């Protein structure tokens, strides 16, 4: 953080595996994105089981926000 070059990521959806589930991960497929790259530490939301209905306890989301770890290219 340019209307610059080369690239990259892949949201709904649709289709196959997996999972009680949120959801993953594989292919299509492209809303979008300058960290849509890594982290589940602090919110937050989600889902399952308990509940004395306060909350407990096991997952889920990194493309909700924030800390933190690393990165490509670059004019004025």
């Nucleotide at each position: 953080g340019a209307c610059a070059a080369g690239g990259g990521c892949a949201a709904a959806c649709c289709c196959g595996c997996c999972g009680u589930g949120a959801g993953g991960c594989g292919g299509g497929g492209a809303c979008g994105c300058a960290a849509a790259a890594c982290c589940a530490g602090g919110g937050g939301c989600c889902u399952c089981g308990g509940u004395u209905c306060g909350c407990c306890g096991a997952g889920g989301c990194g493309g909700c926000c924030c800390a933190g770890u690393u990165a490509c290219c670059g004019a004025a």
Notes: A computed fold for a 76-nucleotide RNA from a soil metagenome, annotated as c-di-GMP-I riboswitch aptamer. Its Rfam family is "c-di-GMP-I riboswitch aptamer". Gene Ontology term of the family: cyclic-di-GMP binding.